RNA sequence: UUCUCGAAACGGCAAAGCCGACGAAAGUCGGCGACGCAAAGCCAUAGGGCCUUCGACCGGAUUCCCCAUCCGGCCAUGGCAGCCUGGUUCCCGAA
Numbered sequence: 001u002u003c004u005c006g007a008a009a010c011g012g013c014a015a016a017g018c019c020g021a022c023g024a025a026a027g028u029c030g031g032c033g034a035c036g037c038a039a040a041g042c043c044a045u046a047g048g049g050c051c052u053u054c055g056a057c058c059g060g061a062u063u064c065c066c067c068a069u070c071c072g073g074c075c076a077u078g079g080c081a082g083c084c085u086g087g088u089u090c091c092c093g094a095a
Base pairs, nucleotide, nucleotide: 005093006092012037013036017032018031019030020029021028022027035082041088042087043086046085047084048083049080050079051078055075057073058072059071060070061069
């Protein structure tokens, strides 16, 4: 000095919940708040997984028919990096 690793210290992040904003929703952002985290920094156009369904399509109800409305099914192009693997960058330095 680098890699593995994770004791200590300086610090960092912030789950659930509550409030506000945005969004059809999942969720995101801000404030409060700390369950946890050594990458809980970043990447969702690396792979898998999970969540949601505005809208498309299909079926049904209603209707003479169509439209509209309602119900169900199905599909990410919408999300989750605090689900896993992967990529990438980084603080400190005991064993």